[in-house]
Context: one part of a larger RNA
Molecule: small-subunit ribosomal RNA, 3' major domain
Organism: uncultured bacterium
This record gives sequence, structure tokens and C1' cells, in this order.
RNA sequence: UGACGGGGACCCGCACAAGCGGUGGAUCGUGUUCUUUAAUUCGAUGCUAAACGAAGAACCUUACCAGGGCUUGACAUCCCUUGAAUUUUGUCGAAAGACGAGAGUGCUUUAUUGAACAAGGUGACAGGUGAUGCAUGGCCGUCGUCAGCUCGUGUCGUGAGAUGUUUGGUUAAGUCCAUUAACGAGCGCAACCCUUGCAACUAGUUGUAUUUUUCUAGUUGGACUGCCCCGGUAACGGGGAGGAAGGAGGGGAUGAUGUCAGGUCAGUAUUUCCCUUACGUCCUGGGCUAGAAACACGAUACAAUGGCCAGUACAAUGCGCAGCGAAGCCGCGAGGUGAAGCAAAUCGCAUCAAAGCUGGUCCCAGUUCGGAUUGGAGGCUGAAACUCGCCUCCAUGAAGUCGGAAUCGCUAGUAAUCGCAAAUCAGCAAGUUGCGGUGAAUACGUUCCCGGGUCU
Repeated sequence: UGACGGGGACCCGCACAAGCGGUGGAUCGUGUUCUUUAAUUCGAUGCUAAACGAAGAACCUUACCAGGGCUUGACAUCCCUUGAAUUUUGUCGAAAGACGAGAGUGCUUUAUUGAACAAGGUGACAGGUGAUGCAUGGCCGUCGUCAGCUCGUGUCGUGAGAUGUUUGGUUAAGUCCAUUAACGAGCGCAACCCUUGCAACUAGUUGUAUUUUUCUAGUUGGACUGCCCCGGUAACGGGGAGGAAGGAGGGGAUGAUGUCAGGUCAGUAUUUCCCUUACGUCCUGGGCUAGAAACACGAUACAAUGGCCAGUACAAUGCGCAGCGAAGCCGCGAGGUGAAGCAAAUCGCAUCAAAGCUGGUCCCAGUUCGGAUUGGAGGCUGAAACUCGCCUCCAUGAAGUCGGAAUCGCUAGUAAUCGCAAAUCAGCAAGUUGCGGUGAAUACGUUCCCGGGUCU
């Protein structure tokens, strides 16, 4: 000077408390450990790993294993030789490929050749998801959107250093004010940016039956403690008016100096080491999907604020041409057929929705709850659903009666609950990212638990 203390003082945070809903028990999905395996590829491991990399493992992906092949190589540049390229086809083979048979002879030129492409050869080299994240760059997580971290000059101290940055107030804030051997400054804070809530103006087709309105999308305005009262030296605080909005209006982007030798050499780049007829590369099949057990994150439930049946109402974000696919018809249904329209405020996904509302039924039961599991019959995608996809129908109808110790999220259009869309994607979501609908309870307070800040 820091760090730490079951030292002290002050302050803050869904940190506790007050509430609401969960997890931990059940079944299933997904990830991980462990075990098994020819292989179950690799990484991530308290907070800061575990629906994480992976925005989607049937082949491919794929890095793993078994077997079959290749060795200047699947890919790049240079040199030599040959041939245009391209295309048809035979035998063997699981394929990769191996050995053959034909067709074809183009463009350009100083008629030697040249360009593109293909095959063969030679070696320089290629190649490596091999090791090292404790050699690195870059990027990221975390403390933490916490209010801190520093510098110049001056002053003090032999010096390390201190001061400034302390103190008294105040703030979300090292925010501001007052004081002050300090005076200033920088990175952070705030503001500038995007979005949402109000108004005006402008422009509107594909939207509105119609001027208006709504809507679309652009420009401005609007909020500044500006006004009033009270307290205060001030900063500021409390209350009020007007206002769509009030004291940072709500949300986002934005992450200082640093910490964890944190994570990533498998995204890419890259040091050093290692492999070079193999640790490279091509193919077929398998595996990543195994299963005694344990953990993590979710989905569905255990029901009457409910299940089922019938009727009926209201969204927003988005996406679409190798695409979205209407009407009509067929099928109980998944779906099929059909082909109109649409590169889309026009057409379609999409009657755009479900919870909701109205009526009926069930009468507290392992049930008209719950839907796992299994059998059968089908549909879709795709060369191909056996290992190993999703969906439909019929039948089956398991555990489960609200969950021990413990533990998580959330302060308002939030929690809870309800559905919709998109990315990835041939197909496949209980995951992720968004969107809207309905819409609460509680906060006395800071003694305690956890984390953080300032002074000592």
C1' cells in the first nucleotide's frame, strides 16, 4: 500500500423479510457423470459446466470404431509429358474404386504455340478436428451497469508513499453542493443512439365503403424541478397544479482500471513439438441414440377456479419462388388431390390463435382426472426410417391424490397463465429467440443470511 477478520460505523441489491408461483416426490424429454462398449468422437466442471459449443447426429454432418482402398495425395502453387473439354458403355465390387471398349475432336496463334480443362510423372510441398488456452492473437464469461480506476503540476514524507479521491450533506451514480494544501484533467457515471407512450405537420397504395378517423412511415414538438407551497447556505428533498407522460416516464444497446495463468489451439489466425504408404485422405456399415445408478434443466400431471361436448368473440411479431400454397373434392384423421393467386400492407401460411364467454354433462372416484407403456392399422419427408424420424386413428390405460431435508425465480403490464411465429431444417423441439392475449399479491422494515461499495 493492499487483502482478510465469526472487528466497528454508514449505505445498497428480489440479499433477507412480506407475498405469488415453482424445483426437490411421479412419468416422459434433453444434457452431464459413472459404467459398458470395437467405438459409445471432442470440449465445457461451484458461483462463472450440465436444453452449454450443437440455430436441429437416419446417410451426410462426423472429428470415433470395424472393414475395403489411395500415396504429390480429397485441396493449393510451380515444372515435364500427353490429351480439347465432354459424353456413351462393358466386367468385377457393398461402395470407394480397379481393368477395359467406343463417340467427340472445339477456341486461339507469328501455325512453334497459348488459354481453360482433364490424365500421367517428378520432387519441392500439400494435409493433420494431432499436443500445448500454463507460449499467444482475437473473441467471450465473471465480479458488475458495481461506482469506481488513474494522471499532470503543487504540497507533505529520509523513503515506500500520502494528499487530491478525505470530511458534512445529497444522489441511481467519485451525481452535485459546501468545506478543504490542494488546483485541474482523463477513463468510467450521465447525456448523445434505438424503441415505446402523447400531439401536430407531410405523404399516402396494395390498407379504410366514405371527407374525417384508424393504419402505414417520415419530420418536428413535448418534460426542464420550468411553475406554486414547505424545509435547506447550497446541492437537493417533500407536497401540489397543469399534463398523454413528473422528477432517470418504461425497455434496449452501451460493460472503466483490473480479477479469476477463468474459457476457447474443435470457428478462424498463430509459436513450439509431433505424424508423413499415415496421427493424411476416399468409401461401406456401425457408433455419437448403450444403461445398474447419481445429478442438472424442462414438459405433462395429480383435477371441479377442473375434464369433456356444442355454440361464439378478440391479437401481435413474423415467413414465403427448388417457396407459401387458396377455393372445390376425397379421407374419422394425419393427409391426399387440385391448381387459382402471390417475389407479397394486394395472394398464402392463417376460419389467423388459445385461454375467454354462453349452454350442457360429469359429482370427488385412481374417476368422463392423468396420460406413460404396449399391440394393430395408416400418413409424410427422404435413394434409404431395422439399429434411429415425426404425425394420425383404433385399442391398451402405468406411476401419480401436491411432494423430506433443502432450494429457485419474480416488485407491474412484472409474476402467473394462454396460445402464435421465426431461425436451424428434406424431415424432426417438450429447446432457443421473439410476439401478443388475460393479468395479480406483497414490500412493516434492515436485526439476521448472501454479495457489493465507502471510511476506520